[in-house]
RNA sequence: UCCGAUAAAAGCAAACCAUGAGUAAUCAUGGGGCGCAAAACAACGGAUCCUGACAAGGAUAGCCGAGUUGCCGAAA
Numbered sequence: 001u002c003c004g005a006u007a008a009a010a011g012c013a014a015a016c017c018a019u020g021a022g023u024a025a026u027c028a029u030g031g032g033g034c035g036c037a038a039a040a041c042a043a044c045g046g047a048u049c050c051u052g053a054c055a056a057g058g059a060u061a062g063c064c065g066a067g068u069u070g071c072c073g074a075a076a
Base pairs, nucleotide, nucleotide: 003073004072011036012035016031017030018029019028020027021026034062040068041067044065045064046063047060048059049058050057051056
């Protein structure tokens, strides 16, 4: 480097609930904990979703790929 352990330390937080924002997808905060070795960052490509008559605008990084950065160190 690769890889990822019934290892250690630390971390994140699905559904659901409360409050708030948004036409909506969805988001923020608190509770909660299904899971996660990038479940960190970031909408570049694909995908899905929302608004819209269209043009177009928006959402999801916990759907996949590419990119950037990062904790620990058994086995192979």

Record summary:
The prediction has a mean pLDDT of 88. A computed fold for a 76-nucleotide RNA, annotated as c-di-GMP-I-GGC riboswitch aptamer.